RNA sequence: GCGGAAUUAGUUUAGUGGUAAAAUGGCUGCUUCCCAAGCAGCAGAUACGAGUUCGAUUCUCGUAUUCCGCA
Numbered sequence: 001g002c003g004g005a006a007u008u009a010g011u012u013u014a015g016u017g018g019u020a021a022a023a024u025g026g027c028u029g030c031u032u033c034c035c036a037a038g039c040a041g042c043a044g045a046u047a048c049g050a051g052u053u054c055g056a057u058u059c060u061c062g063u064a065u066u067c068c069g070c071a
Stems, first nucleotide, its partner, number of pairs: 001070007010024004018054001026042005047063005
């Protein structure tokens, strides 16, 4: 330099044009003599920008970062 893949919550993963799901972690409460475990609830995310569309996490383009391969 060329090609390909990935980017969603603090972390690890789903999802796929129409309200974004879970695990773990965090906070609050219940339980317990205390801790742990358990139960209930709460907050928390679509890398950034543009386009298409009634509507974009999803489709298209660009940028950024990471990984893989080729040279």

A computed fold for a 71-nucleotide RNA from a Candidatus Yonathbacteria bacterium, annotated as transfer RNA. Its Rfam family is "tRNA". It is annotated as a transfer RNA.